[in-house]
RNA sequence: CAGGUUGGCCGGGCGGUCGCGGGCGGGGGCUUUCGGGCCCGCGCCUGAGGAAAGUCCGCGCUCCGCAGAGCACGGUGCUGGCUAACAGCCAGGCGGGGAAACCCGGCGGAACAGUGCAACAGAGAGGCGUAUUGCCCGCGGCCCGGUGCCGCGCGGCGAGGGUGAAACGGUGCGGUAAGAGCGCACCGGCGCGCGUGGCGACACGCGCGGCCAGGCAUACCCCACCGGGAGCAAGGCCAAGCAGGGGCGAUGGUGCGGCUCGCACCGUUCGAGCCCCGGGUAGGCUGCUUGAGGCGUGCGGCAACGUACGCCCCAGAUAGAUGACCGCACAGGGGGCUACGGCCCCCGGACAGAACGCGGCUUACAGGCUGGCCUGGGCG
Numbered sequence: 001c002a003g004g005u006u007g008g009c010c011g012g013g014c015g016g017u018c019g020c021g022g023g024c025g026g027g028g029g030c031u032u033u034c035g036g037g038c039c040c041g042c043g044c045c046u047g048a049g050g051a052a053a054g055u056c057c058g059c060g061c062u063c064c065g066c067a068g069a070g071c072a073c074g075g076u077g078c079u080g081g082c083u084a085a086c087a088g089c090c091a092g093g094c095g096g097g098g099a100a101a102c103c104c105g106g107c108g109g110a111a112c113a114g115u116g117c118a119a120c121a122g123a124g125a126g127g128c129g130u131a132u133u134g135c136c137c138g139c140g141g142c143c144c145g146g147u148g149c150c151g152c153g154c155g156g157c158g159a160g161g162g163u164g165a166a167a168c169g170g171u172g173c174g175g176u177a178a179g180a181g182c183g184c185a186c187c188g189g190c191g192c193g194c195g196u197g198g199c200g201a202c203a204c205g206c207g208c209g210g211c212c213a214g215g216c217a218u219a220c221c222c223c224a225c226c227g228g229g230a231g232c233a234a235g236g237c238c239a240a241g242c243a244g245g246g247g248c249g250a251u252g253g254u255g256c257g258g259c260u261c262g263c264a265c266c267g268u269u270c271g272a273g274c275c276c277c278g279g280g281u282a283g284g285c286u287g288c289u290u291g292a293g294g295c296g297u298g299c300g301g302c303a304a305c306g307u308a309c310g311c312c313c314c315a316g317a318u319a320g321a322u323g324a325c326c327g328c329a330c331a332g333g334g335g336g337c338u339a340c341g342g343c344c345c346c347c348g349g350a351c352a353g354a355a356c357g358c359g360g361c362u363u364a365c366a367g368g369c370u371g372g373c374c375u376g377g378g379c380g
Base pairs, nucleotide, nucleotide: 001376002375003374004373005372006371007370008369009368010367013328014327015326016325017324018323020047021046022045023044024043025042027040028039029038030037031036049351053362054361056360057359058358059357060356061231062230063229064228073227074226075225076224077223078092079091080090081089082088093107094105095104096103097102108222109221114220115219116216117215132161133160134157135156136155137153138152139151140150141149142148143146169187170186171185172184173183174182188212189211190209191208192207193206194205195204196203197202235286236285237284238283244277245276246275247274248273252266253265254264255263256262293312294311295310296309297308298307299306300305330349332347333346334345335344336343337342
């Protein structure tokens, strides 16, 4: 320098004008049962994200349910650790890919508990299964009498060829009519036993057994462990109006702008009006944002993480604010000119967006900054 691989961070900046949500402090107006309520200005502070998203996991919180055990249903599935918890994270083991850095794995059952599945090809795809091309043996026939050809056998065979992703270990020797773990040696796999190392998953070594039994549990299943339900429209408080219950209740009540008269309406058996009561609709308040919180430093730990100290307060709307415009630089892209140093013009900044909160996972994302590692090349 090039290619690769793997983390971390940012994801628009500054200024101005206008506008919006929340908090605090003034001011003005209207109203009031004098507690307050409503509206309009002003000033200051503050106002989305790395995913606020999908709502896929796990929790907190709230209400409801709950003797015990089992079944059903759902979930998880190598080991150790972290955590409030997890299907998350960290460290490791094993298997697979890669030359390497590194990446991927639903990774319990040695698929001999059972059921099931396997396109096409192929003779045969299941548990002792297969005979197509073949090899060997026997019998019969034919001829030019051979290491020949043809046919038959409910004969033997699983080596060679062939199909397939897969046909049941490999090489060699022996053996045989021909063959075969049929026997033997070595190698590989599996199982059992022992030893060593490791907390463990597991690794390594030694011995024994011809045991060589195909794949799929990401099909049912089996085993082990875990799991009550619903969700902030949870839940709590206050509470118009209407309806209901109770009490008082009549030369009464209401209206005709204050009083008198008068008039009208309502009512005195279907009770006007006033008061009280419980439940509770509209509506309001609360839950609501200080929390498994953020940042920094030190310490423990390989790490995830924990802990001590210091500092900070960081949206809370309820039909839902966080926006629009202008200017200046800065990334980035395109075009033109060039004396190769640059100069000018145009375009232009993604995905998206809180609604009880938190930890994860997954998905979307223009562009930029930066660390480690691997491989190859060049120069010193």
Molecule: Bacterial RNase P class A
Organism: Aggregatilineales bacterium